Predicted 3D model of a 75-nucleotide RNA (transfer RNA) from Bipolaricaulia bacterium (SeqCode). The source organism's lineage runs through Bacteria, Bacteria candidate phyla, Candidatus Bipolaricaulota and Bipolaricaulia (SeqCode). The coordinates come from a structure-prediction model, not an experiment, and the mean pLDDT is 82. RNAcentral holds the sequence, with entries from ENA. Rfam family: tRNA.
[in-house]
RNA sequence: GGCGGGGUAGCUCAAUCUGGCUAGAGCGCGCGGCUCAUGACCGCGAGGUUCAGGGUUCGAUCCCCUGCCCCGCUA
Numbered sequence: 001g002g003c004g005g006g007g008u009a010g011c012u013c014a015a016u017c018u019g020g021c022u023a024g025a026g027c028g029c030g031c032g033g034c035u036c037a038u039g040a041c042c043g044c045g046a047g048g049u050u051c052a053g054g055g056u057u058c059g060a061u062c063c064c065c066u067g068c069c070c071c072g073c074u075a
Stems, first nucleotide, its partner, number of pairs: 001074007010027004020058001029045005051067005
């Protein structure tokens, strides 16, 4: 340099295939319940510019273009 995959909550990942609810789950965090107490367990809650810019569309995490970053293959 070429090809492929990936970037979404503090972390690990869904949702993309087929554009449409208020973008969700587990862990973690906060509060409460339970307990003599801690852990486990149960309930509730907070937390997101979906990498950036542009385009298409009534509407974009999703489709198209460019750039940046990470991983793999190849030369």